[in-house]
RNA sequence: CAGCACAGAUGGUCGCGCCGCAAGAACAGUCUUACGGUGAGGAAAGUCCGGGCUUCAAAGGGCAGGAUGCCGGAUAACGUCCGGUGGAGGUGACUCCAAGGCCAGUGCAACAGAAAAUAAACCGCCGCAGCAGUGCGGUAAGGGUGGAAUGGCGGUGUAAGAGACCACCGCUUCUUUGGUAACAAAGAAGGCUGUGUAAACCCCAUCCGAAGCAAGACCAAAUGUGAAGCAAUACGGCGGCCCGUCGUGCUUCCGGGUAGGUCGCGUCCUGCGGUACAAGCUGCAGGGGAGCUGCCGGGUGACCGGCAGUCAAGAUAGAUGAUCAUCAGAUACAGAACCCGGCUUAUAGUGCUGCUCA
RNA sequence: CGGGGUAUAGCACAGUCCGGUAGUGUACCUGGUUUGGGACCAGGGGGUCCUAGGUUCGAAUCCUAGUGCCCCGA
Numbered sequence: 001c002a003g004c005a006c007a008g009a010u011g012g013u014c015g016c017g018c019c020g021c022a023a024g025a026a027c028a029g030u031c032u033u034a035c036g037g038u039g040a041g042g043a044a045a046g047u048c049c050g051g052g053c054u055u056c057a058a059a060g061g062g063c064a065g066g067a068u069g070c071c072g073g074a075u076a077a078c079g080u081c082c083g084g085u086g087g088a089g090g091u092g093a094c095u096c097c098a099a100g101g102c103c104a105g106u107g108c109a110a111c112a113g114a115a116a117a118u119a120a121a122c123c124g125c126c127g128c129a130g131c132a133g134u135g136c137g138g139u140a141a142g143g144g145u146g147g148a149a150u151g152g153c154g155g156u157g158u159a160a161g162a163g164a165c166c167a168c169c170g171c172u173u174c175u176u177u178g179g180u181a182a183c184a185a186a187g188a189a190g191g192c193u194g195u196g197u198a199a200a201c202c203c204c205a206u207c208c209g210a211a212g213c214a215a216g217a218c219c220a221a222a223u224g225u226g227a228a229g230c231a232a233u234a235c236g237g238c239g240g241c242c243c244g245u246c247g248u249g250c251u252u253c254c255g256g257g258u259a260g261g262u263c264g265c266g267u268c269c270u271g272c273g274g275u276a277c278a279a280g281c282u283g284c285a286g287g288g289g290a291g292c293u294g295c296c297g298g299g300u301g302a303c304c305g306g307c308a309g310u311c312a313a314g315a316u317a318g319a320u321g322a323u324c325a326u327c328a329g330a331u332a333c334a335g336a337a338c339c340c341g342g343c344u345u346a347u348a349g350u351g352c353u354g355c356u357c358a
Numbered sequence: 359c360g361g362g363g364u365a366u367a368g369c370a371c372a373g374u375c376c377g378g379u380a381g382u383g384u385a386c387c388u389g390g391u392u393u394g395g396g397a398c399c400a401g402g403g404g405g406u407c408c409u410a411g412g413u414u415c416g417a418a419u420c421c422u423a424g425u426g427c428c429c430c431g432a
Base pairs, nucleotide, nucleotide: 001354002353003352004351005350006349008327009326010325011324012323013322014321016039017038018037019036020035022033023032024031025030041333045344046343048342049341050340051339052338053212054211055210056209065208066207067206068205069204070084071083072082073081074080085099086097087096088095089094100203101202105201106200107197108196109195122143123142124139125138126137127136128135129134151169152168154166155165156164170192171190172189173188174187175186176185177184178183216263217262218261219260226253227252228251229250230249234248235247236246237245238244267288268287269286270285271284272283273282274281275280289311291310292309293308294307295306296305297304298303359431360430361429362428363427364426365425368384369383370382371381378415386402387401388400389399390398408424409423410422411421412420
């Protein structure tokens, strides 16, 4: 410098969530007790990307908007990862890079400076005119300003200069060779053409439907609405009376779905069986999986294939804790709330492997 | 748990899109005016543009990460 692992251990006492089983109480699969099993992370965090899943939308295509941006590969997918190319840093091991395009177009470059991009003469240099102050012209080699001044350096050349010309370097284009490619090497030609900025608008290429588990699915009181029937033939309202109509009682039923509850949710699906006052729960068997562990094989690697075993927090006001003793001196950042793959951020201490320098 | 917004002087806000001296009101200080105070007039001071890193010649503004506060969703 790079990679990886651990995240105090053991025992005693008390306490909590979930599951199984038993007993008791109760009759809303609810409560209590005993026993057994099980119970946070490398980041569970930020919510920055991608995917699964769910609902809505949707023929196809386009506009708008957003994201990404050297090449090749990995992957379910990614803005992630791996291997290369180019560039930057370090003596080195190694590390870092938002690295398409300003000769498609447009914009911007404050202050300073003569001039900031169709160029430009402040000082200086040179020539001419003039006694002189100075004026006219040439000149981008030098000075000065600036982050940046129209390739660098040496020579030829010239009144002084200038790619005006020459050699080398740099740049662009073309050819050949190597490479899948980015690109590299060599050779030839060309003009020294307009500096920087795209984490400025924009152009090009590729990709993207929207919202998110408080998504969503299901069961379902009481009251009220609707329909039918029954009873009373009554009472009240519609200005008085009649008809008509509306409301007032009981029973049953339909629909919606509130309170409340179940599932989603703890690996998924299918089949058979068991169980329950509903949604549901559960046993066995088979199959699948982007989960985990170990072994084998392939690949430089990300990763892929095969075999075996395993899939063991799941709450709903929200559990996973406290204390004592010993080891061993010390214990960081921090706590699940649908799940998974990444990134980023926080982190005391310990151990292992390889490499570099002195 | 999920989604969105915001941070600039003591306080309330512009400026951010499209980078170039950081502003307005109020508060504060000094002077004037008044018998004195208030109001008014004139002048002045006061800024870690939430924090760190990057892009650029140059960042309050653009990009990335973090922090605080506010709002919404049964």
This is a predicted complex of two RNAs, RNase P RNA and transfer RNA, with 432 nucleotides together. Its mean pLDDT, the model's own confidence on a scale to 100, is 78. Rfam match: Bacterial RNase P class A. About the family: Ribonuclease P (RNase P) is a ubiquitous endoribonuclease, found in archaea, bacteria and eukarya as well as chloroplasts and mitochondria. It is annotated as a ribozyme.